Predicted 3D model of a 72-nucleotide RNA (transfer RNA) from a Deltaproteobacteria bacterium. The coordinates come from a structure-prediction model, not an experiment, and the mean pLDDT is 83. It matches the Rfam family "tRNA". It is annotated as a transfer RNA. For this family Rfam cites "The tertiary structure of tRNA and the development of the genetic code" (Hou, Trends Biochem Sci, 1993).
């Protein structure tokens, strides 16, 4: 200094532009069991800012921000 790529809860992973953003894990409460683990059942929580497009954006489009990757 140039290019790609990626970015959703505490963690991991979905979401043909169009139902309330959906699952696991963890967390918290029950149920169960003599007591624990396991099971069941319910809550709790998220699109990286920032404009652009568009009737509508997690998706497209540009910019900044973070991480990675390759190239000088």
């Nucleotide at each position: 200094c140039c290019g790609c790529c990626u970015g959703u809860a505490g963690c991991c992973u979905a979401a043909c532009g169009g139902u309330g953003a959906a699952g696991g894990c963890a967390g918290u409460c029950g149920c169960c069991c003599g007591a624990u683990a396991a099971g069941c059942g319910a809550c709790c929580g998220a699109u990286g800012g920032g404009a652009g497009u568009u009737c509508g954006a997690u998706u497209c489009u540009c910019u900044c921000c973070a991480g990675g990757c390759g190239g000088a």